[in-house]
Annotation
Model confidence (mean pLDDT): 84 of 100. The RNA shown here (small-subunit ribosomal RNA) has 1444 nucleotides and comes from an uncultured bacterium.
RNA sequence: AGAGUUUGAUCCUGGCUCAGAACGAACGCUGGCGGCAGGCUUAACACAUGCAAGUCGAACGCCCCGCAAGGGGAGUGGCAGACGGGUGAGUAACGCGUGGGAAUCUACCGUACCCUACGGAAUAACGCAUGGAAACGUGUGCUAAUACCGUAUACGCCCUUCGGGGGAAAGAUUUAUCGGGGUAUGAUGAGCCCGCGUUGGAUUAGCUAGUUGGUGGGGUAAAGGCCUACCAAGGCGACGAUCCAUAGCUGGUCUGAGAGGAUGAUCAGCCACACUGGGACUGAGACACGGCCCAAACUCCUACGGGAGGCAGCAGUGGGGAAUAUUGCACAAUGGGCGAAAGCCUGAUGCAGCAACGCCGCGUGAGUGAUGAAGGCCUUCGGGUCGUAAAACUCUUUUCUUGGGGAAGAAUAUUGACGGUACCCAAGGAAUAAGCCCCGGCUAAUUACGUGCCAGCAGCCGCGGUAAUACGUAAGGGGCAAGCGUUAUCCGGAAUCACUGGGCGUAAAGGGUGCGUAGGUGGUCUUUUAAGUCAGAAGUGAAAGGCAUUGGCUCAACCAAUGUAAGCUUUUGAAACUGAAAGACUUGAGUGCAGGAGAGGAAAGUGGAAUUCCUAGUGUAGCGGUGAAAUGCGUAGAUAUUAGGAGGAACACCAGUGGCGAAGGCGACUUUCUGGACUGUUACUGACACUGAGGCACGAAAGCGUGGGGAGCGAACAGGAUUAGAUACCCUGGUAGUCCACACCGUAAACGAUGAAUACUAGGUGUCGGGGGUCGAACCUCGGUGCCGCAGCUAACGCAUUAAGUAUUCCGCCUGGGGAGUACGCACGCAAGUGUGAAACUCAAAGGAAUUGACGGGGACCCGCACAAGCAGCGGAGCAUGUGGUUUAAUUCGAAGCAACGCGAAGAACCUUACCAGAUCUUGACAUCCAAUUGACCGUCUUUUAAUCGAGGCUUCCCUUCGGGGCAGUUGAGACAGGUGGUGCAUGGUUGUCGUCAGCUCGUGUCGUGAGAUGUUGGGUUAAGUCCCGCAACGAGCGCAACCCUUGUCUUUAGUUGCCAUCAGAUAAUGCUGGGCACUCUAGAGAGACUGCCGGUGAUAAACCGGAGGAAGGUGGGGAUGACGUCAAAUCAUCAUGCCCCUUAUGAUCUGGGCUACACACGUGCUACAAUGGUCGGUACAACGGGCAGCUAAGGAGCGAUCCGGAGCAAAUCCUAAUAAGCCGAUCCCAGUUCGGAUUGCAGGCUGCAACUCGCCUGCAUGAAGUUGGAGUUGCUAGUAAUCGCGAAUCAGAAUGUCGCGGUGAAUGCGUUCCCGGGUCUUGUACACACCGCCCGUCACACCAUGGAAGCUGGGGGCACCCGAAGCCUGUGAUCCAACCCUUUUGGGAGGAAGCAGUCGAAGGUGAAAUCAGUGACUAGGGUGAAGUCGUAACAAGGUAACC
Repeated sequence: AGAGUUUGAUCCUGGCUCAGAACGAACGCUGGCGGCAGGCUUAACACAUGCAAGUCGAACGCCCCGCAAGGGGAGUGGCAGACGGGUGAGUAACGCGUGGGAAUCUACCGUACCCUACGGAAUAACGCAUGGAAACGUGUGCUAAUACCGUAUACGCCCUUCGGGGGAAAGAUUUAUCGGGGUAUGAUGAGCCCGCGUUGGAUUAGCUAGUUGGUGGGGUAAAGGCCUACCAAGGCGACGAUCCAUAGCUGGUCUGAGAGGAUGAUCAGCCACACUGGGACUGAGACACGGCCCAAACUCCUACGGGAGGCAGCAGUGGGGAAUAUUGCACAAUGGGCGAAAGCCUGAUGCAGCAACGCCGCGUGAGUGAUGAAGGCCUUCGGGUCGUAAAACUCUUUUCUUGGGGAAGAAUAUUGACGGUACCCAAGGAAUAAGCCCCGGCUAAUUACGUGCCAGCAGCCGCGGUAAUACGUAAGGGGCAAGCGUUAUCCGGAAUCACUGGGCGUAAAGGGUGCGUAGGUGGUCUUUUAAGUCAGAAGUGAAAGGCAUUGGCUCAACCAAUGUAAGCUUUUGAAACUGAAAGACUUGAGUGCAGGAGAGGAAAGUGGAAUUCCUAGUGUAGCGGUGAAAUGCGUAGAUAUUAGGAGGAACACCAGUGGCGAAGGCGACUUUCUGGACUGUUACUGACACUGAGGCACGAAAGCGUGGGGAGCGAACAGGAUUAGAUACCCUGGUAGUCCACACCGUAAACGAUGAAUACUAGGUGUCGGGGGUCGAACCUCGGUGCCGCAGCUAACGCAUUAAGUAUUCCGCCUGGGGAGUACGCACGCAAGUGUGAAACUCAAAGGAAUUGACGGGGACCCGCACAAGCAGCGGAGCAUGUGGUUUAAUUCGAAGCAACGCGAAGAACCUUACCAGAUCUUGACAUCCAAUUGACCGUCUUUUAAUCGAGGCUUCCCUUCGGGGCAGUUGAGACAGGUGGUGCAUGGUUGUCGUCAGCUCGUGUCGUGAGAUGUUGGGUUAAGUCCCGCAACGAGCGCAACCCUUGUCUUUAGUUGCCAUCAGAUAAUGCUGGGCACUCUAGAGAGACUGCCGGUGAUAAACCGGAGGAAGGUGGGGAUGACGUCAAAUCAUCAUGCCCCUUAUGAUCUGGGCUACACACGUGCUACAAUGGUCGGUACAACGGGCAGCUAAGGAGCGAUCCGGAGCAAAUCCUAAUAAGCCGAUCCCAGUUCGGAUUGCAGGCUGCAACUCGCCUGCAUGAAGUUGGAGUUGCUAGUAAUCGCGAAUCAGAAUGUCGCGGUGAAUGCGUUCCCGGGUCUUGUACACACCGCCCGUCACACCAUGGAAGCUGGGGGCACCCGAAGCCUGUGAUCCAACCCUUUUGGGAGGAAGCAGUCGAAGGUGAAAUCAGUGACUAGGGUGAAGUCGUAACAAGGUAACC
């Protein structure tokens, strides 16, 4: 410090996720030792048991033990119990923090001064009596005090009307102290007040009646509405009152570079609480955790009458929970209470125990050791790896065990829980001690097997559907280590709330617009001030913690010492800037005066064109409307046309990225009223300014209310069309509405998607309104409105003096997508609705700009038998053949739009053959290796069988260095063979297709942040990215073309098997013979064609058009040749091959069957339907080929297939071989025929072991459908289509198929609008698996969360009323009372008490409302789900442009 994730790729925006640190943790696996820390975060839930606060006989009496000394007990009395310890429920508060303040108290302690005198009356204990189950009392009698009371005194003290008045004490003990009282002061502690700071919500906006203030009185230690009476009507609040929710606050802790954010365990300070609520008493101090009273709940005891209790003290129990320890030891230390002290008490504290809960430290051994052992794993089978790791040898002993010694902590003597602990010494022995997580990327670390979208993993992206580095296991590796992972939470990364440090044209985000309040900000100069600001000093900032430097435990953790500061307060100074006060100024702003421009606004009036309607005339059958129609109107006279009239609405031309207005918006003309801006002038004011939360006003269209108006248009609605449907688009009608007046609504893609203001920052060019200037121009200037463009900015697009640049001020708004601008609440509204405005849940994206493609029922250009123009077909019939389907024991398998279907198959009777049935073999039909054995194997014969198999007979090697070897058979064991079994979606190779389309790329350079672009685009041209020109490109490669083959012409060479012009010979005739190679031909080598020449067009180019010459002319015709790539295209059954599968079978052999089935459907062909023909007779002209297990001549037989025969020929020699259409005649006469030939019968032929399933051919006989073929669809542009025959491959035989060959030989092409396919450029895109794309909504089903809902239930708070405990206070007090006073026997007074009454008052009760939750039949929308249903809304002009 960053990384992963949106895309085909890119940049940006933006969320999600990860790596780090932390923790009072928990869970999983594992676990050796020690030190130091910490350990109920949940139920402030309930608690058994024990302990946690007592002490003093030197205050007092009594009782007990004791001879005494002394000790003990309960009680009176004193001090303490208000500390220490616990918890965080409540509390949003002067509670806490920080800094101040004045009107206070303070036991014990310190200092100073003074005093401590004289009396009195009771009471507990105790005795007696008595009540009660108990707790606990009651009556009476006796008694003491440092208990209580009175008097005296008063240095200080308090009150005062300044005359005066008031108020203390306690003694003990025995010779010196301890006490007591008063006052002042200090210290300590406490109370009170104030400034500032201290969570969220405005879907909480108003709150308040002792409330705010005053006066009198009361009360308190003390100020104060703290309380009361009266008076006044205040007080708080947008700088957030009140209400609701949440929460103890702080020092600190965690994190972070910091600023911040989160947090408030342990330790420390403060506060609050003590079962819940209320109350006071005592006291220096409490409204009191281990005190009291009352109420209520709960628990316990009870004799039922009454009582007792309060672990949020330490242990412990139950419960809750993911989860948190011992009913331990000691007062030895530190500290506290009491005491004069000894001492007692102390679950404070010091220690120990439990648990890896955390931090820190140590160990689990060290050295040597290669046959790189065994074993595991992997393997290309060679090896590699675990791995010096182990074993083995030599050492060491931290730890461990045993034994011995043994502390400090203690002060000055006594006193040690920890503890026989730490530590030290000796001995023993490698002995007792390693796991956890991870290994696809982020992120360090990989292989094998298993599994097969299953099981599972997962923090995000995502893995898993048969070769998983992602699941599980193993091996290996990586990381950390007595721990390691996971989970939860917080900070960080996140500049993702942005003070430091973000944004708002299009990504989320500028308010619809203005006026203006508070607020914020504010021009120039001078003086003053000192609030902000700056500097110095002082106080505070507790300790601990943090940081730095040292020191102590062997180190560290841990502990200690010293130093170190933001803030706040006080004070002294400075005066630049901001503020405040005063004065001045004119440039900001405004006013005056003089002008011109304008659809600025309001009202009234006026006008013409057009539509419609009415009346009348003319006139007759249609009009209207559409893609085409129909509904509709019209013979009752429409449309059309003429004239007149009515009525409403809107204002053509002018008209302009022209004008005006704040925006919305404003358009005929005239008048009236009226707002603003601009220009000129510089007379006036003198900062009067800018912005603007709330507020107020305006605010298109639609809509609403009342009343008018209503021509045209026109939601709804009706009808007609379209359509699968058509609640739409189109058509005919048509109501609200549109118009006016008044009153609402208050929203729009209210847009420049761009808030207002000010200043600054190159220009160029239009235009509107002024001014200057000019004769008119040019030119200068102010204000508006446009375009282009520099710097700069921007993610890019783009903006660019009218900023989206550079700055300042103010306002508004944003923080992932969806849910949702929804729900609830509130406000406004007549309603519609508007404003404000969430959450649960869900996803890992949603999005912006630009790029490359692909696509478009986008555009432009171009091409192709693509259409068009033609010719012949297919689709109908019969047959052949292939496919589907069906059937079957099997009908083997593959091929599937074009680009499967006469395809693999250039040829299934057996074989082929892969399929089926049956029979048989198991190292095998085939290959290699080993051992034994034989000399053969082959061949042949017999037998058996359906056949193979099986059984038997005959015959039978080579070489040699004699060791043996080669070859072959048989037998045996295993390694292995074998598989047309699976996967073409694991592959190689091969092939199809786009497409013989003209494209596809690269290097360097340049441009761009980048993907990419440029080049390759543009202007021409071409069959062509062919060529030329231009150009930030310049070159190059694969394609195109050419080179290759063939064909068309010529030359030359060579003439046999070819040819025969000339010469000769022979024949009935023939190159038949001699001879010749001239010609044809054959096959070698050459020539030829290149837009080369001419003219025109073009840009003087490329090229095109025409022409000449030429056998051939513009790639002459044909072929071979197929760029980068696409289709997971085809093929595992040509072959090869990974993996998987079978192994007496999924291998191998044999016989028979099947691949040939047949209701049917499709493809491709053949033959036809006839007269351009059929039949018969005669007669001509080819080329390519093939031939020895072959082609087969002559001759002969047969009607024929064919047979007999055998010449010739391994071929320019012989054979196949006859060509057919054609031509010349004859016949048929339009018919199911003399067309057509299917089907069937009979008889034959050929091949072959074998023609039954299942071949081909021949003859005779039979003579089916079919009379030119619906929708639709195919081929072809010239030697082509069409038509005619011939040959070949395969092959024993078996073509209508396939591949070739020649013969005859057309028609048409205007042209590119349309269909299909393709190319280039451009445009749009929400597509990129790329339109066979993407995607929306209803409905159906499942699940989830939420809203509404008759209601039901519960909580918290307030209000009103009722009741009213304890208690303080007030009053009363007939009853009662020891202290003092008067009488003095009684009695009275002062004072007090019980009782009673009252105010206040907790809990409780009742009531009405509000509020927050839970739940609720039903209901509403939302979200998510596998391949459901219906349509097709959006993205392309998305097929009606989309959207608000």